The part of an RNA shown here (large-subunit ribosomal RNA, domain III) has 387 nucleotides and comes from Motiliproteus coralliicola.
Its Rfam family is "Bacterial large subunit ribosomal RNA". Rfam 15.1 lists 51,934 matches to the family in 10,816 species.
The organism belongs to Motiliproteus, within Bacteria.
The sequence was found in a public genome assembly.
The coordinates come from a structure-prediction model, not an experiment, and the mean pLDDT is 83.
Context: one part of a larger RNA
RNA sequence: GAGUAACGAUAAAGGGUGUGAAAAACACCCUCGCCGGAAGACCAAGGGUUCCUGUCCAAUGCUAAUCAGGGCAGGGUGAGUCGGCCCCUAAGGCGAGGCAGAAAUGCGUAGUCGAUGGGAAGCAGGUUAAUAUUCCUGCACCUCAGAUAAGUGCGAUGGGGGGACGGAGAAGGUUAGGCUAGCGCGGCGUUGGUUGUCCGCGUUUAAGGAUGUAGGUUUGGAUCUUAGGUAAAUCCGGGAUCCUUUAAGACUGAGAUCUGAUGACGAGCUCUCUUUUGAGCGAAGUAGUCGAUACCAUGCUUCCAGGAAAAUCCUCUAAGCUUCAGCUUAUUUGAGACCGUACCCCAAACCGACACAGGUGGUCAGGUAGAGAAUACCAAGGCGCUU
Numbered sequence: 001g002a003g004u005a006a007c008g009a010u011a012a013a014g015g016g017u018g019u020g021a022a023a024a025a026c027a028c029c030c031u032c033g034c035c036g037g038a039a040g041a042c043c044a045a046g047g048g049u050u051c052c053u054g055u056c057c058a059a060u061g062c063u064a065a066u067c068a069g070g071g072c073a074g075g076g077u078g079a080g081u082c083g084g085c086c087c088c089u090a091a092g093g094c095g096a097g098g099c100a101g102a103a104a105u106g107c108g109u110a111g112u113c114g115a116u117g118g119g120a121a122g123c124a125g126g127u128u129a130a131u132a133u134u135c136c137u138g139c140a141c142c143u144c145a146g147a148u149a150a151g152u153g154c155g156a157u158g159g160g161g162g163g164a165c166g167g168a169g170a171a172g173g174u175u176a177g178g179c180u181a182g183c184g185c186g187g188c189g190u191u192g193g194u195u196g197u198c199c200g201c202g203u204u205u206a207a208g209g210a211u212g213u214a215g216g217u218u219u220g221g222a223u224c225u226u227a228g229g230u231a232a233a234u235c236c237g238g239g240a241u242c243c244u245u246u247a248a249g250a251c252u253g254a255g256a257u258c259u260g261a262u263g264a265c266g267a268g269c270u271c272u273c274u275u276u277u278g279a280g281c282g283a284a285g286u287a288g289u290c291g292a293u294a295c296c297a298u299g300c301u302u303c304c305a306g307g308a309a310a311a312u313c314c315u316c317u318a319a320g321c322u323u324c325a326g327c328u329u330a331u332u333u334g335a336g337a338c339c340g341u342a343c344c345c346c347a348a349a350c351c352g353a354c355a356c357a358g359g360u361g362g363u364c365a366g367g368u369a370g371a372g373a374a375u376a377c378c379a380a381g382g383c384g385c386u387u
Base pairs, nucleotide, nucleotide: 013031014030015029016028017027018026032384033383034382035381040364041363042362043361046344047343050342051075052074053073054072055071056070060068061067080141081140082340083339084338086119087118088117092113093112094111098107099106100105122139123138124137125136126135142336143335144334145333146332147331148330149329150328151327152326153321154320158316159315160314161313166303167302168301169300172296173295174294177290178289179288180287181286182203183202184201185200186199187198188196204264205263208259209258210257215252216251217250218249220243221242222241223240224239225238226237228236229235265285268281269280270279271278304307350359351358366378367377368376369375
């Protein structure tokens, strides 16, 4: 220079009460404003205690601070079903033997790893200051092992089926959800009107079990036979005959309905207390309409660029075992370990040296107007961006 620039989006504040040494900024209440395909909610990655409570204000916070993602202390993350671990494989990695190389090492068979993919099973309500599909209540389901009963050809690292898959488009059936009416409870206006075709709030309920619908696909069954499926096969494939048939049967399949539920929840009411709080009781709980980008659907139609693999699973036999073992069904008993789980997650907690107007994958998707996830104004919810 200069007590000057600046104090990081122009979404915005005002009042009362409280606490306190001190209040523009903290807490509570009232009013106002902003976002609302987000500036709300939930995950993945990443971070790692930032979560909750008590206490403190030196430093950190672009000001103050009684406040805090700051200091100190204590507390907090509960799983057979969520995710991992586990089984399986992709690109790719490693790689016994092997090949190459002077060696280091390179390549690679069998194999073994490797998810961003495939593979068993949980929902609703309640509860904490802080966790919950994990705790509690209620109702479920799966796998494995044992026992009992009944029946019985079982058996794989092998064969077969299946798993099993592209883009685009269209129509249909539904549901989520919305809206309206009905129903239940409450209200009747501090300013003219408001007993009415008025106003406010509520009208919620899952997985599972039973049934097998709209729709989709398709002939199905029996017998005989068979140079194929590296051996075998009753399985698959090829062939023949008979029966059944073009809509019955079979397979699949949302949703609805019944049950789950004489339960839970529920506007509100009563009691208690010290304002918080705690305990108890508890009405209505129906219909119509609109209607998804969700489900049926890995469906259907169509196109060329022709769109993973393996295991779980089903079936077939080989060796073998065949009073056993094994397998099937029912009932019942038991087991289900280990790791993650707090909190932030379009952000003041991640990546940007900062509490930085930048960047960051997925899910949810209310109302009015609208073609719309545009836009505008709102709900739930969250904020007014730390002078």